[in-house]
């Protein structure tokens, strides 16, 4: 150079076209004398930038990280 694979709250993961989900983590609230545990309640996410589609985390193309292969 090239071929294929992967990219989703911190973190590790499901989710193959129609309201983004589960653990763990975080924040309050209750429970205690505190801590922990347990319970209820919330914040946080689709790697970018174009297409197609009525609708894109999903299909397509480039880029940009990673990982693997050939030269």
């Nucleotide at each position: 150079g090239g071929g294929c694979c992967u990219a989703u709250g911190g973190u590790a993961a499901a989710g193959u076209g129609g309201c983004a989900u589960c653990a763990c983590g975080c924040g309050u609230c209750a429970u205690u004398c505190g801590c922990a545990u347990u319970g209820a309640c919330g914040a946080g996410u689709c790697g970018g930038c174009g297409g197609u589609c009525c609708g894109a985390u999903u299909c397509c193309g480039c880029c940009u990280a990673g990982g693997u292969c050939c030269a």
Description: Predicted 3D model of a 71-nucleotide RNA (transfer RNA) from a Minisyncoccota bacterium. Model confidence (mean pLDDT): 82 of 100. Its Rfam family is "tRNA". Rfam describes the family as follows. Transfer RNA (tRNA) molecules are approximately 80 nucleotides in length. The same sequence occurs in records of 7 taxa. RNAcentral holds the sequence, with entries from ENA and MGnify.